[in-house]
RNA sequence: CACUCAUCGAGACCGGCUGAGGGAAAAGGCCCUUCGACGCCGGGGCAACCGCCGGAUUACCGGUAUGGUGCCAAGUCCUGCGGCCGGCAGAUCCCGGUCGAGAGAUGAGGG
Numbered sequence: 001c002a003c004u005c006a007u008c009g010a011g012a013c014c015g016g017c018u019g020a021g022g023g024a025a026a027a028g029g030c031c032c033u034u035c036g037a038c039g040c041c042g043g044g045g046c047a048a049c050c051g052c053c054g055g056a057u058u059a060c061c062g063g064u065a066u067g068g069u070g071c072c073a074a075g076u077c078c079u080g081c082g083g084c085c086g087g088c089a090g091a092u093c094c095c096g097g098u099c100g101a102g103a104g105a106u107g108a109g110g111g
Stems, first nucleotide, its partner, number of pairs: 001111001003109006013043005021032003027079003044072003049068002051064005076103001081100007
């Protein structure tokens, strides 16, 4: 890094350092940020993928939190491509909803 599988509307903040941008990706929107964001470090926390324990035994359920990850603004911040439905006098065109795809994130596999 290709690939496979699962999940993604819940949850969880303080201190120190730094100092200007940041929220993955073209673009648009909307937000955060010098009352210090983003990032890094320490501590704390959330969750329960792996792990561990128990019960079933191909796919499952319950428990646990010493260990391996992960995470702790906003739904994965929203849209983005397509289908369907609704609204408006009307709609390929505007607004809203919904389903799916794509992209991404995290974990577990994996050549």